[in-house]
């Protein structure tokens, strides 16, 4: 805005902080107050049960698990 798109900003990406950059979401109702809604909420299976990891991604910090060595 008729609508989409762009910019800005908000929120999210299966356990915590912090920068740096990716992706998805950002509708509705009401006077207000709030109410609803998206994105998002790991994988495998014979449903008995197993598996990875504090990152979407890199780095760093702090937890926590394994090894070695001083």
């Nucleotide at each position: 805005u008729a609508a989409c798109a762009g910019c800005a900003g908000g929120g999210u990406g299966a356990u915590g902080g912090a920068g740096u950059u990716c992706g998805c979401c950002c509708g509705g109702g009401g006077u207000a107050a709030c109410c609803c809604g998206a994105a998002c909420c790991g994988c495998u299976u014979a449903u008995g049960a197993g598996c990875u990891g504090a990152u979407g991604a890199c780095u760093c910090c702090u937890g926590u698990c394994g090894u070695u060595a001083a």

Fluoride riboswitch aptamer (crcB RNA motif) from a Syntrophomonadaceae bacterium, 70 nucleotides, folded computationally. The sequence was found by an Rfam model in a public genome assembly. Its mean pLDDT, the model's own confidence on a scale to 100, is 79. The source organism's lineage runs through Bacteria, Bacillati, Bacillota, Eubacteriales and Syntrophomonadaceae.